Source information:
Small-subunit ribosomal RNA, central domain from a metagenome, 350 nucleotides, folded computationally. It matches the Rfam family "Bacterial small subunit ribosomal RNA". The coordinates come from a structure-prediction model, not an experiment, and the mean pLDDT is 87. The full RNA is in RNAcentral, with records from SILVA.
Context: one part of a larger RNA
RNA sequence: CUGGGCGUAAAGGGCGCGCAGGCGGUUCGUUAAGUCUGGGGUGAAAUCCUUCGGCUCAACCGGAGGGGGACCCUGGAUACUGGCGGGCUUGAGUGUGGGAGAGGGAAGCGGAAUUCCACGUGUAACGGUGAAAUGUAUAGAUAUGUGGAGGAACACCGGUGGCGAAGGCGGCUUCCUGGACCAUAACUGACGCUGAGGCGCGAAAGCUGGGGGAGCGAACAGGAUUAGAUACCCUGGUAGUCCCAGCCGUAAACGAUGAACACUAGGUGUGGGGGGUAUCGACCCCUUCCGUGCCGCAGCUAACGCAAUAAGUGUUCCGCCUGGGGAGUACGGCCGCAAGGUUGAAACUC
Numbered sequence: 001c002u003g004g005g006c007g008u009a010a011a012g013g014g015c016g017c018g019c020a021g022g023c024g025g026u027u028c029g030u031u032a033a034g035u036c037u038g039g040g041g042u043g044a045a046a047u048c049c050u051u052c053g054g055c056u057c058a059a060c061c062g063g064a065g066g067g068g069g070a071c072c073c074u075g076g077a078u079a080c081u082g083g084c085g086g087g088c089u090u091g092a093g094u095g096u097g098g099g100a101g102a103g104g105g106a107a108g109c110g111g112a113a114u115u116c117c118a119c120g121u122g123u124a125a126c127g128g129u130g131a132a133a134u135g136u137a138u139a140g141a142u143a144u145g146u147g148g149a150g151g152a153a154c155a156c157c158g159g160u161g162g163c164g165a166a167g168g169c170g171g172c173u174u175c176c177u178g179g180a181c182c183a184u185a186a187c188u189g190a191c192g193c194u195g196a197g198g199c200g201c202g203a204a205a206g207c208u209g210g211g212g213g214a215g216c217g218a219a220c221a222g223g224a225u226u227a228g229a230u231a232c233c234c235u236g237g238u239a240g241u242c243c244c245a246g247c248c249g250u251a252a253a254c255g256a257u258g259a260a261c262a263c264u265a266g267g268u269g270u271g272g273g274g275g276g277u278a279u280c281g282a283c284c285c286c287u288u289c290c291g292u293g294c295c296g297c298a299g300c301u302a303a304c305g306c307a308a309u310a311a312g313u314g315u316u317c318c319g320c321c322u323g324g325g326g327a328g329u330a331c332g333g334c335c336g337c338a339a340g341g342u343u344g345a346a347a348c349u350c
Base pairs, nucleotide, nucleotide: 003322004321005320006319007304008303012318014201015200016199017198021194022193023192025088026087027086028085029084030083031082033081034080035077036076037075038074039073040072041071042069048066049065050064051063052062053061054060091191092188093187094186095184096183097182098181103177104176105175106174107173108172109171110154115149116148117147118146119145120144121143125136126135162169163168206247207246208245209244210243211242215241216240220236221235222234223233258317259316260315261314262313263312266295267294268293269292270291271290272289273288274287275286276285299306300305323350324349325348332343333342334341335340
């Protein structure tokens, strides 16, 4: 390379948008580029294959025949693919009518709790642990009452629940704003799928500048434990955690499962919508679409398991793997303020 693979053995890009490229519904006409085919040309010799022959055989050598192509010219075929033109509506999109949602951004508001401050009541302890001690307290703590300050997070509802492409999103109200779903079938008429590069988003920690700082709390200090204890436990506590602006670009960024479409037994929950049946009505019941769980047949799988939310059966496109260590290292490039990220070897060794 051909191939075989990627849930757990090596392997799905963290996620999206999308240029190029690849692939692409249905019907009619046309063209004849791909495709198929006839004829002609060329495809040197050697080599290769078949056969015959010559060296005692063979290698080797010689004769004959054959094969050899993304080639050129020319004639034809038209199913499929492509080009061009016309049409269609089921793919895709738009419109109209609905309801659901912690989807995103901004502003404002609320109550519980912790801490702190002031004052009142009150007196000797509190706190903490396996047990203690450090610590706090007669300069009045802990407890309790009233008032105040400030920051962060939003109990119950809350759910195998919902929303989002992923990261992620949870008190309430208002404003701005994205997407999905259902019904309808009015409009466009293949406008689609995927997507190397590229661009954007991207938890936590970390970084820069400015603010903020209640609780928690790396580092650090002390007390314990212990043979030691640079830990686990305890008392404190700085960065940080929070906000604004800008970086970083990583993760067990996980469903360890790329995206899209089609097809392939059922059963049972649950969220959103529609239709029907029924009723005074809400339910119940039947059915349908979208989502989200569990169980399970065929099939698949090394097994575990997956099983209409496939890891089944197929098609298209992208990413990735190719023994372990060395190593996600070195060097170089690119990016970054830095930390570092990304791309990514080899010697050697088993």